[in-house]
RNA sequence: AGAGUUUGAUCCUGGCUCAGGAUUAACGCUGGCGGCAUGCCUAAUACAUGCAAGUCGAACGAAAAAUAUAUAGAUGCUUGCAUUUAGAUAUUUUUAGUGGCGAACGGGUGAGUAAUAUAUAGAUAACCUACCUUUAAGUUGGGGAUAACAGAGGGAAACUUUUGCUAAUACCGAAUAAAAUAAUUAGACGCAUGUUUAAUUAUUAAAAGGGGCUUCAAAGCCCCGCUCUAAGAGGGGUCUAUAUCGCAUUAGCUAGUUGGUAAGAUAACAGCCUACCAAGGCUAUGAUGCGUAGCUGUACUGAGAGGUAGAACAGCCACAUUGGGACUGAGAUACGGCCCAAACUCCUACGGGAGGCAGCAGUAGGGAAUUUUCGGCAAUGGGGGGAACCCUGACCGAGCAAUGCCGCGUGAUUGGAGAAGAUCUUCGGAUCGUAAAGAUCUGUUAUUAGGGAAGAAUGGAAUUGAUAGGAAAUGGUCAAUUUAUGACGGUGCCUAAUGAGGAAGCCCCGGCUAACUAUGUGCCAGCAGCCGCGGUAAUACAUAGGGGGCGAGCGUUAUCCGGAAUUAUUGGGCGUAAAGGGUACGUAGGCGGGCCUGCAAGUCUGAUUUGAAAGCACACGGCUUAACCGUGUGAGGUAAUUAGAAACUACAGGUCUAGAGAGUGGUAGAGGUAAAUGGAAUUCCAAGUGGAGCGGUGAAAUGCGUAGAGAUUUGGAGGAACACCAGUGGCGAAGGCGGUUUACUGGGCCACAUCUGACGCUGAUGUACGAAAGCGUGGGGAGCAAACAGGAUUAGAUACCCUGGUAGUCCACGCCGUAACCGAUGAGUACUAAGUUUCGGAAGAAUCCGGUGCUGCAGUUAACGCAUUAAGUACUCCGCCUGAGUAGUACGUGCGCAAGCAUAAAACUCAAAGGAAUUGGCGGGACCUCGCACAAGCGGUGGAUCAUGUUGUUUAAUUCGACGAUACGCGAAGAACCUUACCAGGCCUUGACAUACCGAGCAAAGCUAUGGAAACAUAGUGGAGGUUAACUGGGAUACAGGUGGUGCAUGGUUGUCGUCAGCUCGUGUCGUGAGAUGUUGGGUUAAGUCCCGCAACGAGCGCAACUCUUAUCGCUAUUUGCCAUCAUUAAGUUGGGGAGUAUAGCGAGACUGCCAGUGACAAACUGGAGGAAGGUGGGAAUGACGUCAAAUCAUCAUGCCCCCUAUGGUCUGGGCUACAAACGUGAUACAAUGGUUGGUACAAAGGGAGGCAAAGUCGUGAGGCCAAGCGAACCCCAUAAAACCAAUCUCAGUUCGGAGUGAAGUCUGCAACUCGACUUCAUGAAGUCGGAAUCGCUAGUAAUCGUAGAUCAGAACGCUGCGGUGAAUAAAAGGUCGAGGUUUGCACACACCGCCCGUCAA
Repeated sequence: AGAGUUUGAUCCUGGCUCAGGAUUAACGCUGGCGGCAUGCCUAAUACAUGCAAGUCGAACGAAAAAUAUAUAGAUGCUUGCAUUUAGAUAUUUUUAGUGGCGAACGGGUGAGUAAUAUAUAGAUAACCUACCUUUAAGUUGGGGAUAACAGAGGGAAACUUUUGCUAAUACCGAAUAAAAUAAUUAGACGCAUGUUUAAUUAUUAAAAGGGGCUUCAAAGCCCCGCUCUAAGAGGGGUCUAUAUCGCAUUAGCUAGUUGGUAAGAUAACAGCCUACCAAGGCUAUGAUGCGUAGCUGUACUGAGAGGUAGAACAGCCACAUUGGGACUGAGAUACGGCCCAAACUCCUACGGGAGGCAGCAGUAGGGAAUUUUCGGCAAUGGGGGGAACCCUGACCGAGCAAUGCCGCGUGAUUGGAGAAGAUCUUCGGAUCGUAAAGAUCUGUUAUUAGGGAAGAAUGGAAUUGAUAGGAAAUGGUCAAUUUAUGACGGUGCCUAAUGAGGAAGCCCCGGCUAACUAUGUGCCAGCAGCCGCGGUAAUACAUAGGGGGCGAGCGUUAUCCGGAAUUAUUGGGCGUAAAGGGUACGUAGGCGGGCCUGCAAGUCUGAUUUGAAAGCACACGGCUUAACCGUGUGAGGUAAUUAGAAACUACAGGUCUAGAGAGUGGUAGAGGUAAAUGGAAUUCCAAGUGGAGCGGUGAAAUGCGUAGAGAUUUGGAGGAACACCAGUGGCGAAGGCGGUUUACUGGGCCACAUCUGACGCUGAUGUACGAAAGCGUGGGGAGCAAACAGGAUUAGAUACCCUGGUAGUCCACGCCGUAACCGAUGAGUACUAAGUUUCGGAAGAAUCCGGUGCUGCAGUUAACGCAUUAAGUACUCCGCCUGAGUAGUACGUGCGCAAGCAUAAAACUCAAAGGAAUUGGCGGGACCUCGCACAAGCGGUGGAUCAUGUUGUUUAAUUCGACGAUACGCGAAGAACCUUACCAGGCCUUGACAUACCGAGCAAAGCUAUGGAAACAUAGUGGAGGUUAACUGGGAUACAGGUGGUGCAUGGUUGUCGUCAGCUCGUGUCGUGAGAUGUUGGGUUAAGUCCCGCAACGAGCGCAACUCUUAUCGCUAUUUGCCAUCAUUAAGUUGGGGAGUAUAGCGAGACUGCCAGUGACAAACUGGAGGAAGGUGGGAAUGACGUCAAAUCAUCAUGCCCCCUAUGGUCUGGGCUACAAACGUGAUACAAUGGUUGGUACAAAGGGAGGCAAAGUCGUGAGGCCAAGCGAACCCCAUAAAACCAAUCUCAGUUCGGAGUGAAGUCUGCAACUCGACUUCAUGAAGUCGGAAUCGCUAGUAAUCGUAGAUCAGAACGCUGCGGUGAAUAAAAGGUCGAGGUUUGCACACACCGCCCGUCAA
């Protein structure tokens, strides 16, 4: 000192949360020792039991006991001793009572109390004070009672009545009066009331006591008392000022109330009390009321300013079951006193009594929670006493509790290329880890034994000495010696012995925040302070290993401060984030121009007093250290008193003119109020003309109209509003103000510098004004028009549109008092670059003053933006804000006729809500451009039958996958068995397949036979080669095997956007930043193609080109191909030829190269020439960054999971071929551009040895038989078909169409039943061009015609190629779909299949 969290990312605003410290704490886990502290925060609830305030016999009488003495009696006898009795005297002890002092202290608690309290500073000239100290004087002389006690009663008890006796330091008079009090007179003093000195008068006191000494006694002396006087000290009473919580949704309170006079009361002032008189007193600087609370020194926190608290310790206050009251006393309205009332508890003989733990222990209860019914007066302190001494739950100590703070220990050294074990693992190892064990030591602590302090002497007693006074003694004061006294406690401490022995846990490990792996779990169980984690690979749950932190503790919970500048005095804000009042006037208040003089309140300086101690800071010291404790110094205040200074502020006095105001002269204006008046238009009324519609809409309808609308003409009525001018023009404080004229009236500006002389600014409460709508009363009512009615639209339409239409809109008067009343920007003053527009005024001119706009510098701002009209720089005053929602709501109050307005919360919920800007995506936003995208055309699909794929259904199984585009003649270039993954059944279990091990074999394959559906089993035969076994079967384990799961764990491959023109980077620059720029702009292109411009300059992946094929030519080559010329044949058959064709190698060719125009002199485009081909010549391959968690674990590979006599392997049979229905893709058709029959032509590209097969021959035919040739430019498949010629059919369900069916066959194959293709004959279904909708195609294309191949034993209407014939239409535009670019809005970012509001339901 900060961090996390709003977003895809950014900056800001803003809340929430965390890290720190603290506690009279509690809870969870754990727990060795000691020191010092602390310990009912809740029920001021109720209390059993014991103790907590007594003491004095030196105040008094009395009672009792003991001892001694002497006397008398009795008993015993050693006759002077013992025992005992009685009364007396003396001494000692105890004590109920009278009396004195104390009990008002000490101890507890915090209920009440917001001021009769507390703190600080004062006042008392308005007071009191027992005991104590000092001081002056005195202590004379009398009296009457009463308790105790005794007697007699009452009562259960508590207690009490009565009669009698007695004492005092108990009580009551009297004398005395230095003194006090009161009054009067005189002097002195004081701010006032008054105070003080002197004199006079009046009033007022006591215990002749107690003890001691001297002494024969008297008298005296000493001590303790008593009375009075003056002081002191300490303690109190009362008064004053200042300070001391929240609520204004508490705004008025007060009759003894405020003051006066008189009497009273008090220690004392005072309405403290009473009578009379007056009508005051307090309050926005918060009275009164309500709620809460003991106050302070201080404590915690904080850098401080502050905030919070008031445990312990200390000061003050209040209280003592609740409420009230007095008595006694120096002092109480009295915790362990009294009286009364109340509640509660207890005793009772029912008549009546007793009690008060908020003293110390302790109990019950409450509660998360707080100790022993301990020891001692040894110390300190208190009460009584002359003293000894007694009392003291104050106090000192111990006990209990990790409740806190502090200290110590639980061992130290050494010990391996590293034991065992555990965990992880890439299986190699790594970590726990020198850690352990082992070896060598130490002895803090612990245990045992022994020794053994300080706290305790200033007191008492004894002895001795000194000293003042005294005749002396006792006595007083001081000193020395001796002696007695310890609860804690045999404690601290010291010594010896034993012996590593008895002593470590808690929390955490996703980020914040130090510390990571494995297993289990599978949005379950659970975690969580905030963000959040968990749905099968969880560093976030649980466990383990490892690690981190602290440590006799560690975590959690609660509370306070901090961080939080998140209430901002220090130290924040208000254009858009929360926040400027709608506007002005103005009261209180706050602030205020220049100069001079005075004063000294603020301000500054010095001095004095005080701010208790403890605490805090610093220094030093004492416990072994520390905590703790002691001593000293300091600090601590808005303090009080006092002495000064005079700059500034205030105050007082004087003066000035720059602020402000007045005056004179001009001037602009929808400024306001009232009255009068004008024309245009709408509507209505009357009349004329006229004759069928009008009106309205996207389209209609409702509505009006033959009873005459609409249209048109004339006349009239009435109300409202004022076209053009008119303008980011004007005026006004704002709201607002618009025809013209008149009257009255407010404000501004300019010029002059004549007057006043700070008269100013702001402004809580208050007052006035304040759009529209609304309300009240009375008018008015043309148009418009909430409500309402009807018609439409729609799924609905209480809306948008249409036809009507009432309040209202207008006027007068009165209310209401709100608006996005906005510049979302309070008012005033001063200062701080420019440029420009416009309005008003002045000036000879430069120019100046006042408004109103724009651009823009400095500056500022989170950014956007603002920028002399500030959101800049400063000052003054006012208003307002403090997370979002709840809510501008509820309640209360005020205002209002009402509507409502003003003021204005909380519970609860959330971790965000929000501002500005960025990049995308999206838009039924804009612009530019492209594409068989539409349009223009041609042909189809959708209707029929069949084929094929899919869904669904069915089934033992109908294996699996693919599902908008981008699944559906797709994987599958070919399911009868096999394939095959599915189903039923039969078999096998180291296995059909791979590697490794052991031992055995004259073997294995093949063939035959038997059983069986087959697999398989058994038997026989066989025997080349091999013999090391590589082959076979047997055995045991590692393992094999899986088309089982997850394509959302993956690789690879593929589809799609899309062959669309895009996607990025480096450096630089701009921006706080995300990002931008480049890549945008002007042109151009098929293209981010190229050119120009430009804070950009370059580069990469894409585009293009390079590749293949096709179109032209040249060269080379010439067989199996070809044949123009020559010869030859039935025939390019043969000789020959390479000219041409063809074949296949190498080359050429096309580049906007040339010309013209357009363009910006560019890029390029348009047209042309030449050329086989012209602007990418046609076609193919080639697919950027990325998107769809797109497809595929069943091509293959692969992580993890799963099966292991089965989810593996093998065999037979079945299924994938099912069939109500739906969809996709195709084939064939519906016919005359045709069918049928006959005849005649012209291809290309392919394939062929388990093959293609000619010719011949048989069969109607599919084909059969036989068989030449050919591993192919040679032979074969192999006749191309449409076309053309001729004939026939004549518009029909046909000579169209061919499905399905019957019969008979052919071929392939182990086998055509489920389930193949083909042939012949016979039969001859639907179908007559196809609804909504929808697909393909721009030229050798569509359409049409045939042909070949892959797969393949067989099985294409599919697929992939090949050639033949061969069109139509478009070249335009922006309406549909899709794509690219720029821009704009956005509350979207999973990105419009988004987000999100209301109602209802769960």
Model confidence (mean pLDDT): 83 of 100.
A computed fold for a 1402-nucleotide RNA from an uncultured bacterium, annotated as small-subunit ribosomal RNA.
The RNAcentral record of the sequence draws on ENA and SILVA.
Its Rfam family is "Bacterial small subunit ribosomal RNA".